[in-house]
């Protein structure tokens, strides 16, 4: 340098064109308990950035950025 591959709530991690973007843990608020866990309800919280393709994109392609890998070059 070339190629591959990743990139979602704090955090782990689903979803692979039409979803109100689901879920564990955490976090706050509530019940339940003498009190604490723990058990139960609910809330707020996320699709790196930017251009195309679509009626319509988080998914699809292209560029950038970081991260991770494989090969090569250092004459």
């Nucleotide at each position: 340098g070339u190629c591959c591959u990743g990139u979602u709530c704090g955090u782990c991690u689903a979803g692979a064109g039409g979803u109100u973007a689901g879920g564990a843990c955490a976090u706050c608020g509530g019940g339940u308990u003498u009190u604490c866990a723990u058990c139960c309800c609910g809330a707020a919280a996320a699709c790196a950035g930017g251009a195309g393709u679509u009626c319509g994109a988080u998914u699809c392609u292209c560029c950038u950025a970081c991260g991770g890998g494989a090969c090569g070059c250092c004459a």

A computed fold for a 75-nucleotide RNA from Verrucomicrobia bacterium UBA3222, annotated as transfer RNA.
The sequence was found in a public genome assembly.
Its Rfam family is "tRNA". Rfam classes the family as a transfer RNA.